[in-house]
């Protein structure tokens, strides 16, 4: 020192060719069940979409640098 991939809730992760409001299990809070728990039902809180820029009427999504993990090459 090249090169590829990832980077989205607290944790695994999905997002289709850019197109109205950013999702899901699982966790956490409540409520409702229960003498109580635990299940189970319901609803809630939780997101600069890793960082900055450009494109565009519009960007998690296209470009371009950056940063951090991983894996090939030397």
């Nucleotide at each position: 020192g090249g090169g590829c991939g990832a980077c989205u809730a607290g944790c695994u992760c999905a997002g289709u060719u850019g197109g109205u409001u950013a999702g899901a299990g699982c966790g956490u809070c409540a409520c409702a069940u229960u003498g109580a728990c635990a299940u189970u039902g319901u609803g809630a809180a939780g997101g600069u979409c890793a960082c900055a820029a450009g494109u565009u009427c519009g960007a998690a999504u296209c470009u371009u640098g950056u940063g951090u993990c991983g894996c090939c090459c030397a």
Molecule: transfer RNA
Organism: Candidatus Uhrbacteria bacterium